SAM riboswitch aptamer (S box leader) from Peribacillus huizhouensis, 105 nucleotides, folded computationally. The model forms 97% of the base pairs in the Rfam consensus. Lineage of the source: Bacteria > Bacillati > Caryophanales > Bacillaceae > Peribacillus.
């Protein structure tokens, strides 16, 4: 990098260097010199791998955080494409794209 699978309504920030961007992408809203992204450091959160315990063909309960990730503004912020319902629009659903996690080329 491209493909399976499962998730994405909830959770968790503070120091330090720096110094103007950020939120994937479209349009909108937002965040931002009361410090953006970044790098470093200590902490949280989860609980996808993963251990224990039952059960045992899987599957699946209930628990743990040592280690592999990953996450710590706003539902993935909303939105984009298709159906349905009320119609300056707005609501529902499904997809789709987007991200993590495991697998297996």
């Nucleotide at each position: 990098u491209a493909c399976u699978u499962a998730u994405c309504a909830a959770g968790a920030g503070a120091a330090g260097c720096c110094g103007a961007g950020g939120g994937a992408c479209u349009g909108g809203c937002c965040c931002g010199a009361u410090g953006a992204a970044g790098c470093u450091u200590c902490a949280g959160c989860a609980a996808c791998c993963u251990c224990u315990a039952c059960a045992a063909c899987u599957a699946g309960u209930a628990g743990a955080a040592a280690g592999g990730u990953g996450c710590u503004a706003a539902u993935u912020c909303c939105u984009g494409c298709a159906a349905g319902c009320a119609u300056a629009u707005g609501c529902u659903u499904g997809u789709u794209a987007g991200a993590u996690a495991a697998g297996g080329g």